c-di-AMP riboswitch aptamer (ydaO/yuaA leader) from Mesobacillus maritimus, 140 nucleotides, folded computationally.
The model forms 96% of the base pairs in the Rfam consensus.
RNA sequence: UCAUAUAUUUCGCUUAAUCUUUCGAGCGGGGGAACCAUUGUGCUUAUUUUUAAGCACCGGGGUGAAUCCUUUAACAAAAGGUAGGGUACUCUCAAUACCCGAAUCCGACAGCUAACCUCGUAAGCGUAUUGAGAGGAAAA
Repeated sequence: UCAUAUAUUUCGCUUAAUCUUUCGAGCGGGGGAACCAUUGUGCUUAUUUUUAAGCACCGGGGUGAAUCCUUUAACAAAAGGUAGGGUACUCUCAAUACCCGAAUCCGACAGCUAACCUCGUAAGCGUAUUGAGAGGAAAA
């Protein structure tokens, strides 16, 4: 001097996931009226037609940015792309660069939804710049 690893402190990132210590507060999610919206396919029975009932099948929904398509190779798996999302003062716009584009829960069941009911507040990490506008902070 360079690289790697470990520890501590400060600062920061994804996220609702922070503060308080007596109770709780803040932030975020789900269920849940009216009004509005919605009413799968096939078969059977009844019926003048309409229509109604029964049976079978395809299930359906939530949290989250994380959805969809193509290829390989028949299952699993993999590769490429993509809706969408993220990146040191904060917000908006534009450009470029890098990265993510998962996972999981309910269990036949939930549209919206005031009152009301109820749940979560974990986990994992170490950093992009440029231009314009507004705001804030610090220094002189």
Record summary
Its Rfam family is "c-di-AMP riboswitch aptamer (ydaO/yuaA leader)". Rfam's curators write: This family represents a conserved RNA structure found upstream of the ydaO and yuaA genes in Bacillus subtilis and related genes in other bacteria. Gene Ontology terms of the family: cyclic-di-AMP binding and regulation of gene expression. It was read from a public genome assembly, where an Rfam model found it.